[in-house]
Context: one part of a larger RNA
RNA sequence: GGCAUGCGGUGGAUUCCCAGGCAGUAAGAAGUGAUGAAAGACGUGGUUGGCUGCGAAAAGCCCCGGCGAGUCGCCAAACAGACUGUGACCCGAGGAUUUCUGAAUGAGGAAACUCUCUAGGAGUAACUUCCUAGAAUCUUGCAAUGAAUACAUAGUUGCAUGAGGCGAACGGGGAGAAGUGAAACAUCUCAGUAUCCCCAGGAAUAGAAAUCAAUCCAGAGACUCUCUUAGUAGCGGUGAGCGAAACGAGAUCAGCCCAAACCAAUCAUGCUUGCAUGGUUGGGGUUGCGGGACUCACUACACGAAGUUACAAAAUUUUUUCUUAGCCAAACAGUAUGGAACGGCUGACCAAAGAUGGUGAAAGUCCAGUAGGCGAAAAGAAAAAAUCUUCUGUGAGUAUCCCAAGUACGACGGGACACGUGGAAUCUUGUCGGAAUCCGGGAGGACCAUCUCCCAAGGCUAAGUAUUCCUUACUGACCGAUAGUGGACCAGUACCGCGAGGGAAAGGUGAAAAGAACCCCAAUGAGGGGAGUGAAAUAGAACAUGAAACCGCAUGCUU
Numbered sequence: 001g002g003c004a005u006g007c008g009g010u011g012g013a014u015u016c017c018c019a020g021g022c023a024g025u026a027a028g029a030a031g032u033g034a035u036g037a038a039a040g041a042c043g044u045g046g047u048u049g050g051c052u053g054c055g056a057a058a059a060g061c062c063c064c065g066g067c068g069a070g071u072c073g074c075c076a077a078a079c080a081g082a083c084u085g086u087g088a089c090c091c092g093a094g095g096a097u098u099u100c101u102g103a104a105u106g107a108g109g110a111a112a113c114u115c116u117c118u119a120g121g122a123g124u125a126a127c128u129u130c131c132u133a134g135a136a137u138c139u140u141g142c143a144a145u146g147a148a149u150a151c152a153u154a155g156u157u158g159c160a161u162g163a164g165g166c167g168a169a170c171g172g173g174g175a176g177a178a179g180u181g182a183a184a185c186a187u188c189u190c191a192g193u194a195u196c197c198c199c200a201g202g203a204a205u206a207g208a209a210a211u212c213a214a215u216c217c218a219g220a221g222a223c224u225c226u227c228u229u230a231g232u233a234g235c236g237g238u239g240a241g242c243g244a245a246a247c248g249a250g251a252u253c254a255g256c257c258c259a260a261a262c263c264a265a266u267c268a269u270g271c272u273u274g275c276a277u278g279g280u281u282g283g284g285g286u287u288g289c290g291g292g293a294c295u296c297a298c299u300a301c302a303c304g305a306a307g308u309u310a311c312a313a314a315a316u317u318u319u320u321u322c323u324u325a326g327c328c329a330a331a332c333a334g335u336a337u338g339g340a341a342c343g344g345c346u347g348a349c350c351a352a353a354g355a356u357g358g359u360g361a362a363a364g365u366c367c368a369g370u371a372g373g374c375g376a377a378a379a380g381a382a383a384a385a386a387u388c389u390u391c392u393g394u395g396a397g398u399a400u401c402c403c404a405a406g407u408a409c410g411a412c413g414g415g416a417c418a419c420g421u422g423g424a425a426u427c428u429u430g431u432c433g434g435a436a437u438c439c440g441g442g443a444g445g446a447c448c449a450u451c452u453c454c455c456a457a458g459g460c461u462a463a464g465u466a467u468u469c470c471u472u473a474c475u476g477a478c479c480g481a482u483a484g485u486g487g488a489c490c491a492g493u494a495c496c497g498c499g500a501g502g503g504a505a506a507g508g509u510g511a512a513a514a515g516a517a518c519c520c521c522a523a524u525g526a527g528g529g530g531a532g533u534g535a536a537a538u539a540g541a542a543c544a545u546g547a548a549a550c551c552g553c554a555u556g557c558u559u
Base pairs, nucleotide, nucleotide: 001558002557003556004555005554006553007552008551009550015544016508017507020479021478022476023475024474025473026472027471028470029468030467031166032165039101040100041099042055043054044053046079047078049075050074051073061095062094064092065091066090070083071082072081106115107114108113116135117134118133119132120131121130122129137163138162140160141159142158143157144156145155170201171199172198173197174196175195181188185237211220212219224251225250226249227248234242235241255460256459257458262283263282264281265280266279267278268277269276270275271274288438290403291402292401293400294397295396296395297394298393304391305390306389307388315387316386317385318384319383320382321381322380323379324378326374327373328372332347333346334345335344348365349364350354356368357367358366409433410432411431412430413429414428415427416426419445440455441454442453443452444451495502496501515543518530519529520528521527
C1' cells in the first nucleotide's frame, strides 16, 4: 500500500408522514367601481421586528342573533395591566368609521407628494394656521345667455342624468401574421389560428321562413346544441390537404311587436281662409287558403283568458322552501403485556349512526362527528297564491288604397359560403347603373319553361349550449418534498436585469418540552464529559429513518 471484518465520521438517498398541490362531480354565484374599486403606501398594540386584522373612532366601535366560560390574533414565550353569568372572547346578519395613492376627478406631479380657489366654521391683536363641504372630462336632456351676421347658429354658463377603471375563462364584432406542411416553392396550407383593438352578458350569438323538400302523388314547419349522415358528396398546383348539407335519432321547446294604407287630435309652413304639405301623439294594422285598409251587417263590456324573461306595465301582501351562525344525537367493561391499549384474551351493547378525523400502538360504543331530526332577531334568493293589471270577435262586398328603395337586381373588382372562377347558384359590398306593389316579388346550385315553396329590403324573444377568477360539499387504480402549483416553509419572496422580464433553494425532536437543574474541561467561546428527563438522547434542537460515494480508527490476512 491492498483486501476483509467491526466500529465511527461525513452525507442526506430510501421508507413512513401531511400541513400543500392536481384533476373532477354536484349545487351556488357569475361581477365590482365616482356611496371612490381592484391594487397599494403609511400608520395602528403597554413593551412590537415580521405576518394577520384594522384605519387618526385604527388586532378595533354600535346594534341584532348564536354560543356559554373563559379571554386580550400568529411567529412567541414573558412581564405589566385589563375584560368576563349586567354574558366577555369567538361565530353570523346589519350599520358606523374608513389617512394617503390609485379610474383618481380642483391644479400640478418623479404614485402614496406639492400648491390653489369658493362657501361655512374654529382660532389669532393681525397674519400664518386648522376643520367641513365643493371645484376634472365627456355623453344625453333641459334652461339661460349669445359672435362674425338681421333672424339664427357656433360658443359660453348653469342644472340634472349617465359614463370612465378593475376582473379568470367563455361570447359577438373589427384588424390580422409567420415558423410550418406541400419532403424545394409561388396558388394552396398553417388559419381567420396567434396577436392587437372594440363591445357585452351571466351566458353571448342565432331565431319565428322571400326556409327546406319533392318532381308520380307527396311531406316538414323558428333558432340553438348533440349523435348520425361521413371522412361521404364535393373542393383541391385534382398535390399537400380542406371538407359539408338535407333526411333521420335526441336535448329543449314559445311565440310576438312595428312601418304603411285609413281615422282623430295637435303643432308648423303655405296660400286661394279651409284646404294642402310636413312633424308629433293616439287609434288602426302585421299576413302568403295572400293579408290589411275601405264600405255594410251582426256580436260584445263580462263569463273567461293571460301576465311582470319577449308578447303592455307598476307595486303590495301572505305562505313555503333555501342560504348566511348554530342545536339534539345511540351503544364497553374487565384482564395480562407495554412508556402509553385504540392491538391480544374474556364477556357485553348500539346501529336510519360500521363516513371521516383525533386521542401516548390498530376505537361503531373515549372525543369531534356521522344517520336521523331541529333552528334565525337581521339580510338575501326562489317558488306559489292573492290583491292588482291587460284583453272583443265574426261574416259579406268592392277591386279604390297600402304591404319597408338608391332597396332587389345587373356589370366590374373583392370577400364569405366545405366550394381555389369554376357551369357557380346563395350571402356580402367598394364603384357604376337601377325595378316592380299582388295581373306583384323571391327561391328550388348557370339559364329557360312548367310546377312547387315562400313574401326580402324594420325589430324583440326564455329553454336546450359555452366557461369557471370565486363559494360550499364531496370524490380520486392523482402527487407525496428533485414529485405535486414557480411557491406544503412569511414566494412571485431572495436574487438577477436600466427595463420589459426572469426567478430559486428551503418540510418532519418528542405522546408531552418533560428542550437537559447542578458539576467538570474550555477563552464566562465553540464543542464535549457526567448528572437528570424520557419508552428511546446513536430522539439533544446541525434533532424520525439515516443508503452510497468519500474520510478515519481497530483487528486479521497479504505485499
The part of an RNA shown here (large-subunit ribosomal RNA, domain I) has 559 nucleotides and comes from a Deltaproteobacteria bacterium. The coordinates come from a structure-prediction model, not an experiment, and the mean pLDDT is 85. It matches the Rfam family "Bacterial large subunit ribosomal RNA". Gene Ontology terms of the family: ribosome and structural constituent of ribosome.